[in-house]
Molecule: FMN riboswitch aptamer (RFN element)
Organism: Dietzia aurantiaca
RNA sequence: GUUCUCAGGGCGGGGUGAGAUUCCCCACCGGCGGUGAUGUCACCGGUCCCACGACCGGAGGCGAGCCCGCGAGCGCCCCGCUUCGGCGGGGGUCAGCAGACCCGGUUGGAUCCCGGGGCCGACGGUCAUAGUCCGGAUGGAAGAGAAC
Numbered sequence: 001g002u003u004c005u006c007a008g009g010g011c012g013g014g015g016u017g018a019g020a021u022u023c024c025c026c027a028c029c030g031g032c033g034g035u036g037a038u039g040u041c042a043c044c045g046g047u048c049c050c051a052c053g054a055c056c057g058g059a060g061g062c063g064a065g066c067c068c069g070c071g072a073g074c075g076c077c078c079c080g081c082u083u084c085g086g087c088g089g090g091g092g093u094c095a096g097c098a099g100a101c102c103c104g105g106u107u108g109g110a111u112c113c114c115g116g117g118g119c120c121g122a123c124g125g126u127c128a129u130a131g132u133c134c135g136g137a138u139g140g141a142a143g144a145g146a147a148c
Stems, first nucleotide, its partner, number of pairs: 001148006012026004027132002029121002031070004039062003043058006065119002073097002075094001076091006101117005123135003
C1' cells in the first nucleotide's frame, strides 16, 4: 500500500396520572487512541533464604465516562433536485452544539490506585419532558486485528 474481518452498554421496583421504561424516589450503563503513578497479575531466568518469602533482570496481560485527543449525530458550508415544506449527495483546511470531579488515604510523585461523596450523556419521534424505548442505522466511524 491492497484486500478482508471486527468495532456501544443500560429502566428492574415503587409513586403520581386518562396517558410516563420520558416526570418524582430508589436502580442501571460507560465507544476509540494516549498518559499508565517504578501500579497490578501471572510467567521465565538469576541472587539471597531451612522455609515462607524478598530482591534484580526479561518478555507479556490488565489498568481514567468526567486528564489530553478522537469518533458517530445536529448545526454550518458547497452542489443537485424541489410541490418552497423539504429531500439527496459532498465537506474536518468549519470544533459552533460537544458533556462532566472533588475530598480523604497511600506515595518522592496520583483528577488514573484505595475509600467516600458528586457530576455528565447528539438529533428526530412519543397520549407526557428519554444516557437506558422507537427511528435514521442491515448505515457510518475513532480505531483494532488478519492475510498478501